Record summary
The RNA shown here (c-di-GMP-I riboswitch aptamer) has 80 nucleotides and comes from a marine sediment metagenome.
RNA sequence: AAAUGGCAAACCCAAGCGAAAGCUGGGGACGCAAAGUCACGGGUCUAUGAGGAGGUUCCUAUGACAGCCGGACUGCCGAA
Numbered sequence: 001a002a003a004u005g006g007c008a009a010a011c012c013c014a015a016g017c018g019a020a021a022g023c024u025g026g027g028g029a030c031g032c033a034a035a036g037u038c039a040c041g042g043g044u045c046u047a048u049g050a051g052g053a054g055g056u057u058c059c060u061a062u063g064a065c066a067g068c069c070g071g072a073c074u075g076c077c078g079a080a
Stems, first nucleotide, its partner, number of pairs: 006032002011027004016023002030067001036073003040070003043065003050060004
């Protein structure tokens, strides 16, 4: 620079799961060379229950986000 393909944002549907964040299935494509996998570090989101502070509240992750960044592992093609 190509080629085969891959994934799937927002949004919509589901007598779905969950307290919520969010996830699952289907539709749909904003985009992505790892937008494949992993919560190891940072960051962000949620706060039912529990704990703490305190009076209709606030804080805290054991919850979540890999399409926030870094890192780890794996991977298609082959002009340069």